This is a predicted structure of a 122-nucleotide RNA (SAM riboswitch aptamer (S box leader)) from Arcticibacterium luteifluviistationis.
The source organism's lineage runs through Bacteria, Bacteroidota, Cytophagia, Cytophagales and Arcticibacterium.
Rfam family: SAM riboswitch aptamer (S box leader). From the family's description: The SAM riboswitch is found upstream of a number of genes which code for proteins involved in methionine or cysteine biosynthesis in Gram-positive bacteria.
Its mean pLDDT, the model's own confidence on a scale to 100, is 80.
RNAcentral holds the sequence, with entries from Rfam.

[in-house]
RNA sequence: GAUUUAUAAAGACGAGGGGAGAGAAUAGGCUCUUUGAACCUCGGGCAACCUGUCCCGCAUAAUGCGAUAAGGUGCCAAUACCUACCUAAUGGUGCAAUAAAUGCCCUUGGGACUUAUAAACC
Numbered sequence: 001g002a003u004u005u006a007u008a009a010a011g012a013c014g015a016g017g018g019g020a021g022a023g024a025a026u027a028g029g030c031u032c033u034u035u036g037a038a039c040c041u042c043g044g045g046c047a048a049c050c051u052g053u054c055c056c057g058c059a060u061a062a063u064g065c066g067a068u069a070a071g072g073u074g075c076c077a078a079u080a081c082c083u084a085c086c087u088a089a090u091g092g093u094g095c096a097a098u099a100a101a102u103g104c105c106c107u108u109g110g111g112a113c114u115u116a117u118a119a120a121c122c
Base pairs, nucleotide, nucleotide: 001122003120004119005118006117007116008115013043014042015041016040017039021032022031023030026084027083028082029081044076045075046074049072050071051069052068053067054066057065058064059063080114085111086110087109088108089107091105092104093103094102
C1' cells in the first nucleotide's frame, strides 16, 4: 500500500518545547486558534478492536454472549464539525384560475461514496 469485516450521535486534558495556522482531500459554510494552531516530549485520562482471566450469569455439540483486567493498538473541541450523490416523508415554491404531474428549495430519516481506527490476510 491492496483486499475483507467491524465500528464511527457515547467517552476522555494538563505541563514543557514550538511559533501560525488547524478542523483528511475538493468546494461552500461554520468553528477553533497569539488568553498560543499544527507538530514534538512527558504525565494523566477515555474506550474495550485484539489479548488475558472467569469466583459469577445466559444459551451450547464446538463454543458464543456476558462479566472482568488493561498487556498490543487507538483515541481525548464541535456527529467523521456540517453540506455535496441517491432515496423516503412533511412543508414551501415556479409554470398556473385550480388540481394532478413535474422542476426547485427547507427540514428530518435512511443509504451510497470517501475518510479514520481495529482485526485478519496478501